[in-house]
A computed fold for a 73-nucleotide RNA from a Bacteroidia bacterium, annotated as transfer RNA.
RNAcentral holds the sequence, with entries from ENA.
Rfam family: tRNA. The family's RNA type in Rfam is transfer RNA.
Formats: sequence, structure tokens, C1' cells
RNA sequence: GCUCGCGUAGCUCAGUGGAUAGAGUAUUGGUCUCCGGAACCAAAGGUCGGUGGUUCGAAUCCACUCGCGAGUA
Repeated sequence: GCUCGCGUAGCUCAGUGGAUAGAGUAUUGGUCUCCGGAACCAAAGGUCGGUGGUUCGAAUCCACUCGCGAGUA
């Protein structure tokens, strides 16, 4: 240089065109407990890497670009 894959919550990931984007874990609050842990309930946390395009509608499809990884001469 070329080819391919991946980028979504603090972390690990799901979601492969349809509405308010979800789970686990972590964090905070509450219940419980003598206290803590565990368990249960709740809350907060996201411009879905960026820009543009296609579409009535994009995390999802397309182009370019950024970052990470793999392959290849």
C1' cells in the first nucleotide's frame, strides 16, 4: 500500500430498516440487617466514532473519513 473485521451507557455486549435504543455488571438511593455483605425495588448514566447520502423512516443500507485489530506482497 491492498483486503477484511470491529467501534452502541464507566466496563462487557445485544439490537441487521419501524416509533420513547436495551441487558448484565458497576455507581447512587431505598427496603431488609445490630452493622456490613447478599437479596429485592428504584434512579441516574447514550449527540449509537465523525461527516455526507439513500429512504416516509437509519444504530442498522451506501460513500468518505478517524481509531483499533487481523491478513497479505